This is a predicted structure of a 1374-nucleotide RNA (small-subunit ribosomal RNA) from an uncultured bacterium.
[in-house]
RNA sequence: AGAGUUUGAUCCUGGCUCAGAUUGAACGCUGGCGGCAUGCCUUACACAUGCAAGUCGAACGGCAGCACGGGAGCAAUCCUGGUGGCGAGUGGCGAACGGGGGAGUAAUAUAUCGGAACGUGCCCAGUCGUGGGGGAUAACGCAGCGAAAGCUGUGCUAAUACCGCAUACGAUCUCUGGAUGAAAGCGGGGGACUCGCAAGAGCCUCGCGCGAUUGGAGCGGCCGAUAUCAGAUUAGCUAGUUGGUGGGGUAAAGGCUCACCAAGGCGACGAUCUGUAGCUGGUCUGAGAGGACGACCAGCCACACUGGAACUGAGACACGGUCCAGACUCCUACGGGAGGCAGCAGUGAGGAAUCUUCCACAAUGGGCGAAAGCCUGAUGGAGCGACACCGCGUGAAGGAUGAAGGAUUUGUUUCUGUAAACUUCUUUUCUGUGGGAAGAUAAUGACGGUACCACAGGAAUAAGGGACGGCUAACUACGUGCCAGCAGCCGCGGUAAUACGUAGGUCCCAAGCGUUAUCCGGAAUUACUGGGCGUAAAGCGUCUGUAGGUGGAUAAGUAAGUUUUGUAUGAAAGACCGAAGCUCAACUUCGUGUUUGUAUAAAAUACUGCUUGUCUAGAGUCAGGGAGAGGUAAGUAGAAUUGUAUGAGUAGGGGUGCAAUCCGUAGAUACAUACAAGAAUACCAAAAGCGAAGGCAACUUACUGGAACUGUACUGACACUGAGAGACGAAAGCGUGGGGAGCGAAAAGGAUUAGAUACCCUUGUAGUCCACGCCCUAAACGAUGAUAGUUAAGUGUUCCCGUGUCGGGAGUGCUGUAGCAAACGCGUUAAACUAUCCGCCUGAGGAGUACGGCCGCAAGGUUAAAACUCAAAUGAAUAGACGGGGACCCACACAAGCAGUGGAUCAUGUGGUUUAAUUCGACAAUAAACGGGGAAUCUUACCCAGGCUUGACAUGUAGAGAACCCCACAGAAAUGAGGGGGUGCCCGCAAGGGAACUCUAACACAGGUGCUGCAUGGUUGUCGUCAGCUCGUGCCUUGAGGUGUUCGGUUAAGUCCGUUAACGAGCGCAACCCAUAUCGUUAGUUACUAUGUCUAACGAGACUGCCCGAGUUAAUCGGGAGGAAGGUGUGGAUGACGUCAAAUCAGCAUGGCCCUUAUGCCUGGGGCCACACACAUGAUACAAUGGUCGGUACAAAGAGCAGCAAUAUGGUAACAUGGAGCCAAUCUCAUAAAGCCGAUCUCAGUCCGGAUUGAGGUCUGAAACUCGACCUCAUGAAGUUGGAAUUGCUAGUAAUCGUGAAUCAGAUAUGUCACGGUGAAUAUGUUCCUGGGUCUUGUACUCACCGCCCGUCAUAGCAUGGGAGGUGUCUCUA
Repeated sequence: AGAGUUUGAUCCUGGCUCAGAUUGAACGCUGGCGGCAUGCCUUACACAUGCAAGUCGAACGGCAGCACGGGAGCAAUCCUGGUGGCGAGUGGCGAACGGGGGAGUAAUAUAUCGGAACGUGCCCAGUCGUGGGGGAUAACGCAGCGAAAGCUGUGCUAAUACCGCAUACGAUCUCUGGAUGAAAGCGGGGGACUCGCAAGAGCCUCGCGCGAUUGGAGCGGCCGAUAUCAGAUUAGCUAGUUGGUGGGGUAAAGGCUCACCAAGGCGACGAUCUGUAGCUGGUCUGAGAGGACGACCAGCCACACUGGAACUGAGACACGGUCCAGACUCCUACGGGAGGCAGCAGUGAGGAAUCUUCCACAAUGGGCGAAAGCCUGAUGGAGCGACACCGCGUGAAGGAUGAAGGAUUUGUUUCUGUAAACUUCUUUUCUGUGGGAAGAUAAUGACGGUACCACAGGAAUAAGGGACGGCUAACUACGUGCCAGCAGCCGCGGUAAUACGUAGGUCCCAAGCGUUAUCCGGAAUUACUGGGCGUAAAGCGUCUGUAGGUGGAUAAGUAAGUUUUGUAUGAAAGACCGAAGCUCAACUUCGUGUUUGUAUAAAAUACUGCUUGUCUAGAGUCAGGGAGAGGUAAGUAGAAUUGUAUGAGUAGGGGUGCAAUCCGUAGAUACAUACAAGAAUACCAAAAGCGAAGGCAACUUACUGGAACUGUACUGACACUGAGAGACGAAAGCGUGGGGAGCGAAAAGGAUUAGAUACCCUUGUAGUCCACGCCCUAAACGAUGAUAGUUAAGUGUUCCCGUGUCGGGAGUGCUGUAGCAAACGCGUUAAACUAUCCGCCUGAGGAGUACGGCCGCAAGGUUAAAACUCAAAUGAAUAGACGGGGACCCACACAAGCAGUGGAUCAUGUGGUUUAAUUCGACAAUAAACGGGGAAUCUUACCCAGGCUUGACAUGUAGAGAACCCCACAGAAAUGAGGGGGUGCCCGCAAGGGAACUCUAACACAGGUGCUGCAUGGUUGUCGUCAGCUCGUGCCUUGAGGUGUUCGGUUAAGUCCGUUAACGAGCGCAACCCAUAUCGUUAGUUACUAUGUCUAACGAGACUGCCCGAGUUAAUCGGGAGGAAGGUGUGGAUGACGUCAAAUCAGCAUGGCCCUUAUGCCUGGGGCCACACACAUGAUACAAUGGUCGGUACAAAGAGCAGCAAUAUGGUAACAUGGAGCCAAUCUCAUAAAGCCGAUCUCAGUCCGGAUUGAGGUCUGAAACUCGACCUCAUGAAGUUGGAAUUGCUAGUAAUCGUGAAUCAGAUAUGUCACGGUGAAUAUGUUCCUGGGUCUUGUACUCACCGCCCGUCAUAGCAUGGGAGGUGUCUCUA
């Protein structure tokens, strides 16, 4: 110090979230030690039990109990206050301190600083006194009542208890003469003397007390100033209220209280009311300013079961006192009594949650006492709790076969990891034993045999928690499969999850670690320091003006603000700094300073304020001549609309995209004349003018407001802004009364439409108009508050003035510099730079809504929330995509044509259905004669059955055998069980070894057309053969991006030319390649010849080259010549960046997952060929441009040895027999067909059409049943040109005719790919349909219009209401 999150990307605005620190914490997991702090934040809820305030015999009478002494008695025992002492009692002091919790309290409090009208036990200092009397009473005795608590009567008695008398320096009162009022004694010591039986007393002295009084210290009571939370949806409050006089009262001032008099007092500087809250020193956080808090410690306050009251006392209206009332609890003999833990422990309850019914008065302090001493849950300690802070430890050094194990990987490859083991060492800690403090100035130690020390023992007793997608340090494997789950925000998970769970590893902290909660920070996200308001939230619709705030020049005074200095205070603790003590630290102690504040004294006088005087630059007044739809009232005018009347006139008018409702033969519309009425004022007219805004437009008159300019005579700061307040305020609307031509909500009808409560048409009421009164809102906008000053220009326009080709002032527009701005843009009319004042904003939605108040006749206006939901919502700009937006262009896209499809039958493919199986894939264009370029078996992946399990196939190990061939049995075959033959090749003398092949055994492994094309490679389709897609450098922009690639022409083309902050380049286009058309040269085959044809190789040729015109002297286009071919000659191959998670794991390859006596492999049979149906692609037809029969002519391109097969012969034919020739320009397939020439048929379901079916054959093959093709004879369906819709094609094309090939034993080929023959029609063109390209524009779309998105309803959830009623508190009314 920042980061994440809105978008396809960007820059802003803006919220949400995170990283830090903190805590009286709680929860989860874990837990070795010590020190030091700390521990009911919730129910001021209720409390069992014990303790927390007593003490004094040196105040008193006494003696219940204890001990001792004395006496009596044999003893038991009795007597004795005599002594130590002392229960209960009288009396004194204390109990008002100490301890607790924070209910109440917004001021009767607290903090700071002051004040005058007071009190004061104990303590200190001073002065004086303490004389002499009296009567009671408790205890106790006796008697009595009551369950108890307790009480009554009577009798005796003492005092430092109580009451008089005397005295009175001083005190109080006073009429200044005077008057009034006091006390208490006790103890120690003592020689003589006196009294007394004695004890003792008197007396002297010392000490402690007592009374009066003065002063002090400390403490307390009272008063004032300043400061101290939120709400205005609380604006008025107050009757002892405010003041005075007098009386009372108090320790004391005072309406504190009372009588009378006056009518005051407080309040927007927030009274009153409501809510919340003990205040402070301080604590936490923060750079600070601030914000939040007020545990522990310390000061003050208030409280003590709830409410009230006084008594005693120096002090209380009293926590462990009294009385009354209430609630609650307990005891009871039912008559009556007792109690108050917010003291210390402890219990219950509440709660997420907070300790021992401990030890001691040894220390510090308190009460009483002369003292010893007693009391002290204050306090000192210990105990419990990782609740916080601090410190220590859980070992140290060496140790690589980098062990094992675990995890992982293609791979013993990497990690765990010097980590362990092992060796050496140490003992903080721990255990045992021994010693042993300070705290204590003489004694006294709870803590405590504690801290600490010494010795011995032995690595011994001691590590976890969280995280690992980004923010944020740290990654892999497996499991799971939008499930389970995670999550602070963004978000992960739908079969390869670094985000879930587990493991290994790693990271961060560490006796703790995480989570939850709180507060501050980050947040400049309330902005004093330190923000904003044109479009993001935000300028009141406008003006006048009160309070308030701010205010020109100059001089003097003053000293309130301001500045400086001093003094007092600002408690201690804390914090900061420096030291010191516990081994260190936390902790504690000491010291200096600080304590930013308040009060007061003095000084200064620049600035502000105040007072006084002066000035004229601000402001205003005056004079002058001009401008203007400024306002109000009255009057007048013409055009138009509509209506009425009359004339004239005839069939329509009107209206619309097309119509209809409507008007019109009862005479409309159109035309003419006259009249009536209401409303609005064409042209002028403009970016113009005026007004505060709303707004203002024919003309004239009257009244009237304001501004500008010029002059510079007058006043002399009179100014600016403006909370509340007041006035004005479009349209619509409301009330009363008029008016009503046109227009026209509502309403009616006609259309449109799926509907049309709309848009369009015909009518039409309120209203629009006038007068008066309300309403008070608008995108009331320049979305820009008012005022003043400063800061470049240029160019229009309105008004005024002057010295007039120009200049000055005031307004109103445009462009634009600096500057500003997120950008857009603003820019002397600022959104620039300054100053003053006001208003307003603080995420989106809920909502400008609810409730309350105020205003209103109403409609409604104004003021104005919360619950709840979300992580965004918004602004500007960018690139795309899209638009039933615009401009331009292209394509068999349309149009113009030709032939079809869709109807029939059949073939093939697909869906569906069926089935044991009908294997799988492909589904808009871009699936469907597609993978498959050929399913009877095989293929084959599917089904049934029978078999095999290292396997049909590969590599490795061991053993055996050469391999291999033949025979024959079982079986459907696979296979199983037998018999026979056989010994090769290489090296080596031999033994033996090796290579290939076969078999056997076991294991590594093979195998999978099993899944995932959404894990992939490769290949392919499509947009599209469309003209586009990009890069480098430069330039522009905060940036995404732009420019280049836009623009003007042109092209098939981002093709070329010109222009140009761009200049170049790349992938595409074109060209290069192949075929074809013409020619040349050379060579070649055919039995031979040939200048030819043909075949092949190599060349030539076409380039807008030439001419004319158009065009920018361009690119290019139009026409022409020549030429076989002319403007890309024609056809092909060639497919940019990319899009569709397009297709394919079943061509192949491949990651991951899955199967392994099976999801692998073999065999037989079946299926892929099923068939109510639907779709797609084709074939053949429906006929005469034809069918049939006969004759006859002309191709190209291919294929052939497990092949093509001639001549010949047989058969009606398919074909068979046979085998010449040919590895092909030689032979064969092989007759081309349409065509042409004849014949026949004559418009019909036919001599058209050929499906279907029957019979008989041929061929291939191991085998044609399911399920082949072909031949012959017979049979002879549907169909007579095809609905909506839809396809192809622009020339050797469509259409039509035949031929060949691949695959292949055969074949379902009517398919596909090739080949040639015959050979058209049409294109005016780009309005429309489809698709595409370029530029531009709008956008709330970016999964990109098959987008986004609004409302109701349904279901579920959340929040908040209503509800018969019930209830608490406060307030008001009666």